[in-house]
């Protein structure tokens, strides 16, 4: 110490990617009240106009002006200002303070030491001095050059400028003595001698005896503090090894020079060292610290504002001055820019505070003061001081406060939504009471000040005093901010709310609009006609003067694991040894004390952070304490561990002795079986060879077959989960050379050992070089063949190669996908080598090595399990999403093919593992099913009808489309139906319905116009019910009728992918499930899995299950048997009449109806079976093992089918997508396909005769009988609303006969004439009849369909729909009535276990790679154009060091002088040496004609590698 969302149909788990936290000198975006404290060029160390940021002085010589007073000859003079101002000499100070982070990986910081190697200006403290003189300069003046900016001469002067000697308390140097300490170098104290080295005074106070005294400041000389620096060292401080080797002043020494000071810091000389894998060198990057910021912390990011330290100052050298210098606001050079310019030649350096301009996403005012803090000079006043202190601009961040409180329900209006009832904004608002922060406006009004000075005054100090110096009090004065804070007082809710988000994750949903469009998007993913995912608008949630959004850190992330992780299958063990550095180490003793542990002590700056306590009303902020923080530095102390170092020891390890298995390894001989060739001999037409074949071989004799012979190369049986060996990997015999292992003895050494980075050895095929060898086999190649194709899979043939020596290669799924070495932790059982014991039999113990199974434990599971993947412990390798890619450059190795090490840009949200559940396989097992076999008939061919499809068409309405559309929605399209077409009409509409107004109607009939429909309104009849008033015919009013209007009808318009209901399939298959319990981390699993049985998940036995449920099954309808009841309209067994039909009497026995019951349960018996369940057989029985048929369709699948049966969201259309007529269309016709009908005939057609169902249906029908007419029909009419009459003859069948094999006496299509019938109407477009005509068609190709018994077949009857029928269809009915089933191998479908899977949209699955085509980053590339560090050489500025120094100097010295010395400069020379310049290189970066792979992409092309036995098992070199 908090998680979540994404890989999947679900899971567990690996692992990336995202999210919710915090932070921020930010910026953008919409908003913006009020204040307090903070903060504010992160980019171009890009250039800068202008102002300002460093100046001060009682040192020193000059010395104004204005102004004001006076005077004046009116020109000006004097005072005063004033020794002021101001420049100049000279002192301090300009090195602080301020700003930037460019470079710099460094003693550059940060820490802790060191300096016996060192420096300090001004402070402080002590001590001592301060003496004599000299020359000169600037300012000035004068005069010159110049455009300027500066010079230059001439000539005066002053000091606290400068020089010279004195003095030496002392210092320094040389040289001794003498003592302390010491790291033995040396330092330090004391002394002695000899040399050498200082000074400044001015002004003020007060005093004076005028000489001076004294205070205060300054001045030297020396020590000491203190305070700033300087050098040095230890450890610490980014990234890359695809940087591995680096250095000549380099690394030491000696000696010199140099510095403040060591020191290669510089010379010279000598030697020949130093760094480096504990990361040199080179490369990028990058100021470093306190700290910030995240985190539980450990870490991890940063390095803004404060502060320390470092580097810088326009670039790049370089010195001067000086106590001190990278000297920002100084100096010289060089170079860039910019400015002035008289072109000669100057000047300039905002990383100072404002400020411009440029860059950019972005960063403020050319403010006020020097009151306060600090600084600089001054003795001080006091002057400087863009330090600072304040404002001012920015919501940039933090804090804090407002924007009103209470009351108020007709739940108001508006919005906004609705199942139209409401609901929601919402107590919100209105309105009622009240308050009044902030703002406004009056007014009042601070703290911040302490001072310093000047005045008194007290104490204390120096002085003989006089004074002064310090230090307290009083009093006087000083305020930018600022009339700011804060107070007081007035009026009034009065002036103040926004941004984001509401699909999950995240708190918060609805309505329109859009329609894979516009758009959203952190992720995962929304949008394709009902989006809570866009847009809006209502509502709601978050924070709130701010909200979001982007960027960057931390966090989550244990997702680089120190704390805190992996490597059998997810990424991850090196192929295997052997050894070096390194790392780790047995047992007992002793030292020691490095590491460890304690304690002390010094530091760990201040500021922050934590604590307390305090100050602004709180808070942010701020003041004061303490606390805390180092792998830190230094004593001390302790000794268990670890280290070290001495002993010793034997158990680790190794040596000997004796045994002992073994294809270990090498080397040379040797053997037999095969195969192939050769030679001969026997023989003859084939032999190979394959699914089939074919190429090949063979009549010039192959194949087979005998003998003889040559070759190579590999060794059957033994042979094993067995041995050996590190691995690779080894296999006839036999001999020689040799490594290692086991066992047992217990002599010997005494930890000698374990990994083990480089490294170095070994290291399967294959390659590859040289040189041999070649029977067999085989890449490549050739033919043959399969094939859509087949550069494969088969097949014939064949060269490298396989074999041998030698030398390369160094990789492989080199696997136990498991590194190596010790130690522990249950067994059981094999096989191998040893010893031990035994009766040398089993057993049995023990060591070693190999295999299986199994606990505990581990594991994501899978598993592993003494041979560990379990527990520890020591070393090595290796990993860190996927893909790019084991690719690229770059390096190294290789003869070569390649090996090694090995990225990135991009690009995806995943890629993966283990298991589950099901799907599926050209996996496996069982089992069913007219599945297939066995049969019987068909279709596919003909004609016809009838459905689509497709074409036409103004329409050819519509849906229905694989099984599960197609004689289907149609159980009846000439009009109607009608949904479609053309053309005419009608607008509350055809048909409903509320409301208001008006009407009184409206019907009937008949005109005109038209095709109707509609239009006209002409004429004639006829006029509605109830109530009431009442003048009987009128008036009100209801009810109803028409009319206008208006809410609103109507839509076969679209959406079956917005549904409801119904239904089709799979399937009438036996299944789907659930509740308990139990297994599992979960998905799940168990039950439902095994063994039998069954039609059945039917039932029985077993079983971590036990039970239930929703299917089977039964119950229900029919149908066979039998029994009861009942008896017209049905029946007729007996009786009687009788026109001889049950027709009548009668009757109810049968038949029948058509109500109820019986009747079949494996119930009986044998046999098989676990003795069950069942299964077979047999009895009885009308019927037997669910008796036959139907109805009944499990969880579920197909976004199956249907908005055109109905219903029904959403949308659409409203004189029209509604609705009315007339005519057309749905009936087309080159064509295709489905289903059917008649049929190709003799088992048959015709004629004729005779028989025997049953299911139905009938008043707008069925319709007899009886004429009629060939016929369909017609005429007329009984009878029946039906077990009564009709439709009704059944038909094949049987009886005769005629046809006699043909396009026929089959077949009936076609078209001709002439009829019937329905119907307003048969012409588009009915049916049916006669006569005539008489096509195709002779049994059907690939293919395919139905049936298992009253079934197929075949024969006819009926009914629905309907006026009539295109019905050959459908649905029912009866009457004839088979044939077959060995069996499940095979096609198809299904269940059940099982087994792979890369499938889960679920094999119509999923997926590979080439090719177009587009985008995009990238590697190669003639080469071009940059950058940045070096190196060699040429130029060489400034400048420092050395030389020179004939030219030039005042001070000292000689000299009377002149001049010389002496010093010290110019000058010029050299040594270094910035910039430049040339030259070859390196590293690095742009760009580059063409090229090479990648990746992404909506759909393309072409196979079909993989995933299942993926259809040749994959796959790895």
């Nucleotide at each position: 110490u908090a998680g979540a969302g994404u890989u999947u149909g679900a899971u567990c788990c690996u692992g990336g990617c995202u999210c919710a936290g915090g932070a921020c000198g930010a910026a953008c975006g919409c908003u913006g009240g009020c204040g307090g404290c903070g903060u504010g060029c992160u980019u171009a160390a890009c250039a800068c106009a202008u102002g300002c940021a460093a100046g001060u002085c009682a040192g020193g010589g000059g010395g104004a002006a204005a102004g004001c007073u006076c005077c004046u000859u009116c020109g000006g003079g004097a005072g005063u200002g004033a020794g002021u101002a101001u420049a100049c000499c000279g002192g301090c100070g300009g090195a602080c303070g301020g700003g930037u982070g460019a470079g710099u990986a460094a003693c550059g910081c940060g820490u802790a030491g060191g300096c016996a190697a060192c420096c300090u200006a001004c402070c402080c403290u002590u001590a001592u001095g301060a003496c004599g003189g000299g020359g000169a300069u600037a300012a000035c003046a004068c005069u010159u050059c110049g455009a300027a900016a500066g010079g230059g001469g001439u000539g005066c002067u002053a000091a606290u400028a400068c020089c010279c000697g004195a003095u030496g308390u002392g210092g320094c140097a040389u040289a001794g003595a003498g003592g302390u300490u010491u790291u033995c170098g040396g330092a330090c104290c004391u002394u002695u001698a000899u040399g050498u080295u200082a000074a400044a005074g001015g002004u003020g106070g007060c005093u004076u005896u005028c000489g001076g005294g004294u205070c205060a400041c300054g001045c030297a000389u020396a020590a000491g503090g203190a305070u700033g620096g300087g050098c040095c060292u230890g450890c610490g401080u980014c990234c890359c090894a695809u940087u591995a080797g680096c250095u000549a002043g380099u690394u030491g020494g000696u000696a010199a020079g140099g510095u403040a000071a060591c020191g290669g810091c510089u010379u010279a000389c000598c030697a020949a060292g130093g760094c480096g894998a504990c990361g040199a060198u080179g490369g990028g990057u990058a100021g470093c610290u306190g700290g910030u910021c995240u985190g539980a912390g450990a870490g991890g990011a940063u390095g803004a504002u404060c502060a320390g330290c470092c580097a810088c100052a326009c670039u790049g050298g370089g010195a001067c001055u000086g106590a001190g210098a990278u000297a920002c606001g100084g100096c010289c050079c060089a170079g860039a820019c910019u400015c002035c310019u008289a072109c000669g030649g100057g000047a300039g350096g905002c990383a100072g505070c404002a400020g411009u301009g440029g860059g950019g996403a972005a960063u403020a005012u050319u403010g006020c003061g020097c009151a306060a803090u600090g600084g600089g000079c001054g003795a001080a006043a006091g002057c400087c001081u863009g330090a600072c202190g304040c404002a001012g601009c920015g919501a940039c961040g933090c804090c804090g406060c407002g924007u009103g409180a209470g009351g108020g329900a007709u739940g108001a209006a508006g919005c906004u939504u609705u199942a139209c009832g409401g609901a929601g904004u919402g107590u919100a608002a209105a309105c009622c009471u009240c308050u009044u922060u902030c703002g406004c406006a009056g007014g009042g009004g601070a703290a911040g000040a302490g001072c310093a000075g000047g005045c008194g005054u007290a104490a204390u100090u120096c002085g003989u005093a006089a004074g002064g110096g310090u230090u307290g009090c009083g009093c006087u004065u000083u305020g930018a901010c600022g009339g700011u804070a804060c107070c007081c007082u007035g009026a009034g809710a009065a002036g103040c709310a926004g941004c984001c988000c509401c699909g999950g994750c995240u708190a918060a949903c609805u309505a329109c609009g859009u329609g894979c469009c516009a758009g959203c998007a952190g992720c995962c993913g929304c949008g394709g006609u009902a989006a809570u995912a866009c847009g809006u608008a209502g509502g709601g949630g978050g924070c709130a003067a701010g909200c979001g959004u982007u960027g960057u850190c931390c966090g989550g992330a244990a997702u680089c694991a120190c704390u805190g992780g992996g490597u059998g299958u997810a990424a991850a063990g090196g192929g295997c040894g052997u050894g070096u550095a390194g790392g780790c180490g047995g047992a007992u003793g002793a030292a020691u004390a490095a590491g460890u542990u304690g304690g002390a002590u010094g530091u760990g700056a201040a500021a922050g952070c934590c604590c307390c306590c305090g100050g602004c009303u709180c808070a942010a902020c701020c003041g004061g304490g303490g606390a805390g923080g180092g792998u830190c530095a230094u004593c001390c102390a302790a000794a268990a561990c670890u280290g070290u170092u001495c002993a010793u020891c034997u158990u680790g390890a190794g040596u000997c002795c004796a045994g002992u298995a073994g294809g270990g390894g090498g080397u040379g001989g040797u053997g037999g079986a095969a195969u192939u060739c050769c030679u001969g001999g026997u023989g003859u037409a084939g032999c190979g060879g394959u699914g089939a074949a074919a190429u090949g071989c063979g009549u010039a004799g192959a194949u087979a077959u005998c003998a003889g012979g040559a070759a190579g190369a590999a060794c059957a049986c033994c042979g094993g989960a067995g041995g050996c060996g590190a691995a690779g990997g080894c296999g006839g015999c036999c001999a020689c050379c040799u490594g290692g292992g086991c066992u047992g003895g217990a002599a010997c050494u005494g930890a000698c050992g374990c990994u083990g980075a480089g490294g170095c050895g070994c290291g399967a095929a294959a390659g590859c070089g040289u040189g041999g060898g070649g029977a067999g086999c085989a890449a490549a190649c050739a033919g043959g063949a399969u094939u859509a194709g087949a550069u494969a899979c088969c097949c014939u043939g064949g060269u490298a190669g396989u074999c041998c020596a030698c030398g390369c290669u160094g990789u492989a799924a080199a696997c136990g996908a498991u590194g190596g070495g010790c130690a522990c932790u249950a067994g059981g059982u094999g096989c191998u080598g040893g010893c031990a014991u035994g009766g040398u039999g089993a057993a049995u113990g023990u060591c070693g090595g190999u295999g299986c199974c199994g606990c505990a434990g581990c594991u994501a599971a899978c598993g592993c399990a003494u041979u560990a993947a379990g527990u520890g412990u020591c070393c090595c390798a290796c990993c860190u999403g996927g893909g790019g890619a084991g690719u690229a450059c770059g390096c190294u190795c290789g003869c070569a093919a390649g090996g090694g090490u090995g990225a990135a840009a991009c690009u995806c949200a995943a890629a993966g593992g283990a298991a589950u559940u099901g799907a599926c396989g050209g996996g496996g097992g069982c089992c069913c099913g007219c599945a297939c076999a066995a049969g019987c008939g068909g279709u596919g061919g003909a004609g016809c009808a009838u459905g689509u499809g497709g074409u036409u068409u103004a329409a050819u309405u519509c849906g229905a489309u694989g099984c599960a559309a197609c004689g289907c929605g149609c159980a009846g399209a000439a009009c109607c139906u009608u949904a479609c077409c053309g053309g005419g009409g009608c607008u509350u509409g055809a048909a409903c319905u509320g409301c208001a107004g008006g009407u009184u109607a409206g019907c009937c009939a008949u005109c005109c116009u038209g095709a109707a429909a509609g239009g006209g309104u002409a004429u004639g009849g006829u006029g509605g019910c109830c109530a009431g008033g009442c003048u009987u015919g009128c008036c009100u009013g209801g009810c109803g009728u028409c009319c206008u209007g208006u809410g609103g009808a109507g839509g076969u318009g679209c959406u079956g992918c917005a549904u409801g209901g119904c239904u089709g399939u799979c399937g009438u298959c036996a299944g789907c499930u659930c509740g308990u319990g139990u297994c599992g981390u979960g998905a799940g699993a168990u039950g439902u899995u095994g063994g039998g049985u069954u039609a059945a998940g039917u039932c029985c036995c077993g079983c971590a299950a036990c039970g239930a449920g929703c299917g089977c099954a039964a119950c229900c309808c029919u149908u066979g048997c039998c029994c009861u009841u009942a008896g017209u309209u049905g029946c007729u067994c007996g009786g009687c009449c009788g026109u001889c039909g049950g027709g009548u009497c009668a009757g109810c026995a049968c038949u029948c109806u058509a109500a109820g019951g019986g009747g079949a349960c494996u119930g009986c018996c044998g046999g098989u079976g676990a003795u069950a369940a069942a299964c077979u057989g047999g009895a009885g029985g009308a019927a037997g093992g669910u008796g036959g048929g139907g109805a009944u369709g499990a969880c579920g699948u197909c976004a199956a089918g249907u908005c055109c049966u109905c219903a029904u969201g959403g949308c659409c259309c409203u004189u029209a997508c509604g609705u009315c007529c007339c005519g057309g269309g749905c009936u087309a016709c080159a064509c295709a396909c489905g289903u059917g009908c008649u049929a190709c005939a003799a088992u048959g057609g015709g004629c004729g005769g005779u028989a025997c169902a049953a299911c139905g249906g009938g008043c707008a029908g069925c319709g007899a009988c009886a004429c009629u007419g060939c016929g369909a029909g017609g005429u007329g009419a009984a009878g029946c609303a039906a077990a009564u009459c009709c439709c009704u003859g059944a038909a094949a069948a049987c009886c005769g006969u005629c046809c006699u094999c043909a396009g026929u006496a089959c077949g009936g299509a076609u078209u001709g004439c002439a009829g019937u019938c329905u119907g307003c109407a048969a012409c588009u477009c009915g049916a049916c009849u006669g006569c005539a005509u008489g096509a195709a068609g002779u049994c059907g190709g690939a293919a395919u369909c139905g049936c298992u018994a009253g079934u197929a077949a075949u024969c006819g009857c009926g009914g629905a729909u309907c006026a009539g029928c295109a019905a050959c269809g459908c649905c029912g009915c009866g009457g004839u009535g088979a044939a077959u089933a060995c069996g499940u191998u095979c096609c198809c479908g299904g269940g059940c276990c099982u087994u792979g899977u890369a499938c889960a949209c679920a094999c119509c699955g999923c997926c590979c790679g080439u090719c177009a085509c587009g985008c995009c980053a990238u590697g190669g590339a003639a080469g071009u154009c940059g950058g940045c560090a070096a190196u060699a050489c040429c130029c060489g500025a400034a400048g420092c060091c050395g030389g020179u120094g004939a030219c030039c100097u005042a001070a000292c010295c000689c000299g009377c002088a002149a001049g010389g010395g002496a010093a010290g400069g110019a000058u010029c020379c050299g040594u270094c040496g910035a910039a430049g310049g040339u030259a070859g290189g390196g590293c690095u970066g742009a760009u580059g004609a063409c090229u090479g792979g990648g990746g992404c992409g909506a759909a393309g092309u072409c196979g079909u590698a993989a995933c299942a036995a993926g259809g040749u098992a994959g796959c790895c070199a």
Predicted 3D model of a 1517-nucleotide RNA (small-subunit ribosomal RNA) from an uncultured Deferribacteres bacterium. RNAcentral holds the sequence, with entries from ENA and SILVA. Its Rfam family is "Bacterial small subunit ribosomal RNA".